Source information: Predicted 3D model of a 74-nucleotide RNA (transfer RNA) from a Candidatus Margulisiibacteriota bacterium. Lineage of the source: Bacteria > Bacillati > Candidatus Margulisiibacteriota. Rfam family: tRNA. The coordinates come from a structure-prediction model, not an experiment, and the mean pLDDT is 81.
RNA sequence: GUCCCCAUAGUUCAGCCUGGAUAGAAUGCAACCUUGCGGAGGUUGAGACCGAGGUUCAAAUCCUCGUGGGGACA
Numbered sequence: 001g002u003c004c005c006c007a008u009a010g011u012u013c014a015g016c017c018u019g020g021a022u023a024g025a026a027u028g029c030a031a032c033c034u035u036g037c038g039g040a041g042g043u044u045g046a047g048a049c050c051g052a053g054g055u056u057c058a059a060a061u062c063c064u065c066g067u068g069g070g071g072a073c074a
């Protein structure tokens, strides 16, 4: 330099291919219940689509550019 893949809660992942109603799970966190205390268990809550632009009635999803990470070739 060329090409390919990846980016979603604090963490690990689904959802993307085939656009649609409040973006879901596990774990972690907070409060409460339970307990002599703690743990375990239960209930509730907060918490995310890498950035910009485009297409569309509607974009996490499709397209373009950029950023970051990984890989192949040279």
Base pairs, nucleotide, nucleotide: 001073002072003071004070005069006068007067010027011026012025013024020057029045030044031043032042033041050066051065052064053063054062